[in-house]
This record gives sequence, structure tokens and C1' cells, in this order.
RNA sequence: GACCUGUCAGAAGCGCCAGCGCCCGCCACGGCGGGACGACGAGGUGAGGGGAGGAUCGAGGGUUCGGCGGAUGCCCCUCCGUACACUCCGGGUGCGUACACAGCCAACAAAACCGCGGGCGACCGCGGGACAAAGGGACUGUGACCGGAGAAU
Repeated sequence: GACCUGUCAGAAGCGCCAGCGCCCGCCACGGCGGGACGACGAGGUGAGGGGAGGAUCGAGGGUUCGGCGGAUGCCCCUCCGUACACUCCGGGUGCGUACACAGCCAACAAAACCGCGGGCGACCGCGGGACAAAGGGACUGUGACCGGAGAAU
């Protein structure tokens, strides 16, 4: 220094690279060796198990091509919690600091761009400042069980 195995830590719109294309070097001009790129942010996890896979939203981006793995999304089961009547119990349905739908209001991004720096180069890092949508939040409206025991009137 390389390889293998194990452990720990870290990342989750995250990680990886064998194809195409790109850069550098070499030569016998078709290859060989080395390298770079390979999704811009926003939102998103009750606990455990299983499953299927193109798992949300938008952008002045457009190889953001092609592919692999994973993943907070989705489905099923169990448990816990919560809403559905003031309390409790059993069941049911929705949800996950916690119901659904509609309206309305406000706030929130990065790339792009500009500048600086690094690299022979493809390209990379840092700084500055503009602009979303979904979701979530405030408000309004509508709609949200069955049985039992209490409390209050």
C1' cells in the first nucleotide's frame, strides 16, 4: 500500500456506477489507462412485522439520459395514542401531537444568474440575491357512530 471479513458511526429526494456522451494522457488510430458528470430544492417517520413497486410537490434546470440499491409514501396484521358527547368501559371508523371535505388568508426554496476560489481540463466548492407548488398553519362553513355506566341540567 492492496484485498477480505467483522464492528461502529454517518446520509434518506438519499447513496452508488458497469452503459451513452464528456475531459486528460499514450500509441500501432483503433484502442488502452486515468478522471469528471450522473435530480434543483420544498414537504414527509407513533412502535413492531409482512407485502407490492415508475412513492408527494413544484422550479428561469432540460443527460434532471441509462441503470442499481435504499427510502419517511401506499396496502395488510398486532400494539399504543388521539378525534368522533363532559368522564369512564366495550366495539366501530378516521388519523399519528392526532377526523374528512370545501372556501379563504399569510409565511416559507434551491438550482438557474452574478461574484470569488480550486483543477491542464471535463468539472467542483464557497458567497450574494430573486421567484414556487404540494403539504402543513390561521380563520370560516359543512359533515363525523353503536351499546353500557356515571356527572351535570